[in-house]
Context: one part of a larger RNA
């Protein structure tokens, strides 16, 4: 220079009350403003206690601070079903023997790892200051083991089926959801009107179980035979014949309906305490009572659907599952029903388009997936709003 520039998005603040040494910034109430395919909600990654409560304000916070993602202390993450672990494999890695190489090592069979993929099973409600598909209530489901009863050829690392898959397009049937009406409860006017065709709020209910619809699918069943499926086979494939069927076969399959539910939820009302108030009274945890809970319309990018049509560039594998036999086994084993027992370990707080991650910062940058309300609109554009969240720390 200079008490100058700056104090990090031009979304915006104002007022009452409280606390306090002190309040523009903290708490609370009222009004105003901003976002609303986000500046809301839920996960993954990453972070690793930042979560909640009490106390504190030196430093940190671009100012103050009674406040804080700051300091100190205490508390907080509950699972057979969510995810991992586990079983299975992909690209790829490692790799017994083996091949090659002067060595280090390189390649690679059998194998063994490796998810971003395949594989059993849970929903609704309530509850905490902080956890919940984990706790509690109700109602379910799956696997394993054992027992009982009935029936019985069981058996794999092998065979076969299945699992099992691309792009685009179109129509149909639905549901979520929304809207309207009806219904229920409450209100009924501090300014002309407002008992009305008025205003406000609510009208919610799952998995499971039962039956098997709209739709999709043209083959199904039986008998005999058989150079194939590395051996075998009653299985699969090939062949012949009979029969049912293409219009309600068979297999699949949303939804709706019934049950679940004489339950839960539910606007509203009552209420000890605490708090506020001079009082009237207000608020009101725990608790108690508890209305209506129907219909129509629109309608998804969600479901039927891994479907259908079409195209060429022709679109994973293995396990699980079903079935077949081999060796072998035969009061073993298997199937069905019922019952009992059992289900370990790890994650679970909080943040997560951000002040908690990556950017030296409480940084106008970057960061994968899911949900997708109303009015206008072709629309996830845009504008204004809902739920919810904020006014960006001078």
């Nucleotide at each position: 220079g200079a008490g100058u520039a700056a104090c990090g998005a031009u979304a915006a603040g104002g007022g009452g009350g409280g606390u306090g040494a002190a309040a523009a910034a903290c708490c609370u109430c009222c009004c105003c403003g901003c976002c609303g395919a986000a500046a809301g909600a839920u996960c993954a990654a990453g972070g690793u206690u930042u979560c909640c409560u009490g106390c504190c304000c030196a430093a940190c916070g671009u100012u103050a601070a009674u406040c804080g993602g700051g300091g100190c202390a205490g508390g907080g993450u509950g699972a057979g079903u969510c995810g991992a672990c586990c079983c299975c494999u992909a690209a790829g890695g490692c790799g017994a023997g083996g091949g090659c190489g002067a060595a280090a090592g390189c390649c690679g069979u059998a194998g063994u790892c490796g998810a971003u993929g395949g594989g059993a099973a849970a929903c609704c409600g309530g509850u905490u200051a902080a956890a919940a598909u984990u706790c509690c209530g109700g109602u379910a489901c799956c696997g394993a083991u054992u027992c009982u009863u009935a029936c019985u050829g069981c058996g794999a690392u092998g065979g076969a089926g299945u699992g099992a898959c691309g792009g685009a397009g179109a129509a149909g049937g639905c549901u979520a959801g929304a809207c309207u009406a009806g219904c229920a409860c409450a209100g009924u006017g501090u300014u002309g009107g407002u008992u009305g065709u008025c205003u406000g709020u609510g009208u919610u209910u799952a998995a499971g179980c039962g039956a098997g619809u709209a739709g999709g699918u043209a083959g199904g069943g039986g008998a005999c035979u058989u150079a194939g499926g590395u051996a075998a086979a009653u299985c699969c494939g090939g062949g012949u014949c009979c029969u049912c069927g293409u219009u309600a076969a068979u297999c699949u399959g949303a939804g709706a309906c019934g049950u679940g539910a004489u339950g839960a939820c539910g606007a509203u009302c009552c209420u000890a305490a605490c708090g506020g108030g001079a009082a009237a009274c207000c608020u009101g945890a725990c608790g108690g009572a508890g209305a209506a809970g129907u219909a129509g319309u629109c309608a998804a990018u969600g479901c039927c659907a891994u479907g259908c049509u079409u195209c060429c560039a022709g679109g994973a594998a293995a396990a699980a599952c079903u079935u077949c036999u081999a060796a072998g086994c035969u009061u073993a084993g298997g199937u069905a029903a019922g019952a009992a027992u059992u289900g370990a370990u790890c994650g679970u707080a909080c943040u997560g388009u951000a002040a908690a991650c990556c950017g030296a910062c409480a940084c106008a940058g970057g960061u994968g997936a899911u949900c997708a309300g109303g009015u206008a609109g072709a629309g996830a554009a845009u504008a204004c709003c809902a739920a919810g969240g904020c006014g960006c720390u001078u």
Overview
Large-subunit ribosomal RNA, domain III from a Gammaproteobacteria bacterium, 394 nucleotides, folded computationally. The RNAcentral record of the full RNA draws on ENA. The coordinates come from a structure-prediction model, not an experiment, and the mean pLDDT is 81. Lineage of the source: Bacteria > Pseudomonadati > Pseudomonadota > Gammaproteobacteria. Its Rfam family is "Bacterial large subunit ribosomal RNA".